[in-house]
RNA sequence: GGUCGGGUCCUGUGCGACCGGGACCCGUGAACCGGGUCAGGGCCGGAAGGCAGCAGCCCUCAGCGGAACCCCCGGGGUGCCGCAGACCACCUGGCCGCC
Numbered sequence: 001g002g003u004c005g006g007g008u009c010c011u012g013u014g015c016g017a018c019c020g021g022g023a024c025c026c027g028u029g030a031a032c033c034g035g036g037u038c039a040g041g042g043c044c045g046g047a048a049g050g051c052a053g054c055a056g057c058c059c060u061c062a063g064c065g066g067a068a069c070c071c072c073c074g075g076g077g078u079g080c081c082g083c084a085g086a087c088c089a090c091c092u093g094g095c096c097g098c099c
Stems, first nucleotide, its partner, number of pairs: 001096008010085005015079002018075005025066004034059004042051003
């Protein structure tokens, strides 16, 4: 010097950890403006009965709190992770040739 590789670096892609959000589970959750049941009381009726319906109770929307990391979405100065590509630069190994 040539050639073939390896590494750092760059790009793409995949995987995992981390972070954020969502879904899931539990709890709470409406004086009235959700639902069900509606004591008392009220109204209609000659009566039988019916009507609306407050409180209470039950179920729950939004919201709030907790638990969990099986699932979904996203993020990047995450990773002595994988694959591929691009190789200006740096480091390094084998072979060959020359001085």